[in-house]
Predicted 3D model of a 343-nucleotide part of an RNA (large-subunit ribosomal RNA, domain IV) from Hydrogenophilus thermoluteolus. Rfam family: Bacterial large subunit ribosomal RNA. Rfam links the family to the GO terms ribosome and structural constituent of ribosome. The prediction has a mean pLDDT of 90.

Context: one part of a larger RNA
RNA sequence: CCCAGCAGAAGGAACUCGGCAAAUUGACACCGUAACUUCGGGAGAAGGUGUGCCCCUGAGCGUGUAAGGGCUUGCCCCUGAAGCGCUUGGGGGUCGCAGAGAAUCGGGGGCUGCGACUGUUUACUAAAAACACAGCACUCUGCAAAGACGAAAGUCGACGUAUAGGGUGUGACGCCUGCCCGGUGCCGGAAGGUUAAGUGAUGGGGUGCAAGCUCCUGAUCGAAGCCCCGGUAAACGGCGGCCGUAACUAUAACGGUCCUAAGGUAGCGAAAUUCCUUGUCGGGUAAGUUCCGACCUGCACGAAUGGCGUAACGGUGGCCCCACUGUCUCCUGCUGGGACUCA
Numbered sequence: 001c002c003c004a005g006c007a008g009a010a011g012g013a014a015c016u017c018g019g020c021a022a023a024u025u026g027a028c029a030c031c032g033u034a035a036c037u038u039c040g041g042g043a044g045a046a047g048g049u050g051u052g053c054c055c056c057u058g059a060g061c062g063u064g065u066a067a068g069g070g071c072u073u074g075c076c077c078c079u080g081a082a083g084c085g086c087u088u089g090g091g092g093g094u095c096g097c098a099g100a101g102a103a104u105c106g107g108g109g110g111c112u113g114c115g116a117c118u119g120u121u122u123a124c125u126a127a128a129a130a131c132a133c134a135g136c137a138c139u140c141u142g143c144a145a146a147g148a149c150g151a152a153a154g155u156c157g158a159c160g161u162a163u164a165g166g167g168u169g170u171g172a173c174g175c176c177u178g179c180c181c182g183g184u185g186c187c188g189g190a191a192g193g194u195u196a197a198g199u200g201a202u203g204g205g206g207u208g209c210a211a212g213c214u215c216c217u218g219a220u221c222g223a224a225g226c227c228c229c230g231g232u233a234a235a236c237g238g239c240g241g242c243c244g245u246a247a248c249u250a251u252a253a254c255g256g257u258c259c260u261a262a263g264g265u266a267g268c269g270a271a272a273u274u275c276c277u278u279g280u281c282g283g284g285u286a287a288g289u290u291c292c293g294a295c296c297u298g299c300a301c302g303a304a305u306g307g308c309g310u311a312a313c314g315g316u317g318g319c320c321c322c323a324c325u326g327u328c329u330c331c332u333g334c335u336g337g338g339a340c341u342c343a
Stems, first nucleotide, its partner, number of pairs: 001338008010329002014327001019324001027051005036041001038172001052094012067079004071074001095099001107322007114314002119131002135170007147156003173309004178239003183236002185232005192227003198221001203216005240258005267301001268298001279295005
């Protein structure tokens, strides 16, 4: 020096990306417990008190001797002093530094993001705010179902039958989920346009005496699809610009104009989203690029690629406080095992 462990004056997070690690807490009984809440919870909230041993004594329960009672006279039943056992009180005394004497054995509280929750995952760097999830919605499917596997036979779906099965999205619950169908997709549409094979009107070529054979030409009639006409956004998606205006200023309820299929509603907002930015104000600190509460100038939130809330939950992210400590100021001693030196 390395590994594992124990103790430490004063201070107590000053350490550090970060209290990482360690320390604190710890059992049982009793007292006592806030906001909030989906009334279940939050709760072991928090915060307190007690705990050994000896003596005396009370109560309850079990067993049950003596005794008493009963009859159906039994190895019977009922009550039940005593004794024994269990549980639980009261009083007094006593020892130690210490009585849950060792070991086992929650540190706690506050604000906030995300995800409702229990679950699942990158076997060997990621356990999460990712996946799943009940619930919600759209859509397909009438049964030889849709869909899937398979050259096929066949099988699954399902020995099910629309309260069923498949697909897609969202993701408990609460309040909600605005506007746009121009593009793309899907669905519907007895007209019209376009359109393949096919059909083969007409005209022509070759050959033949001819009937004919054969080769071109291609009028007309020809589906779905596309065009076209509608519908549909919890389908893919989208949701503006400039100028002016109020009796301080500032701002603009108001007006004008251009464009669009419609120009972002509610709610939220420097946010897991804010570039400028450590925005500004307030709180917390002596001091705060983080945190919390506001404001709104949203570079570039926004409503099932869901919006905003939300009790409970979390080996989840951020911030603060109490307790506690060798994390630190600043290191020291000790125990065991290595390394190392010598034999």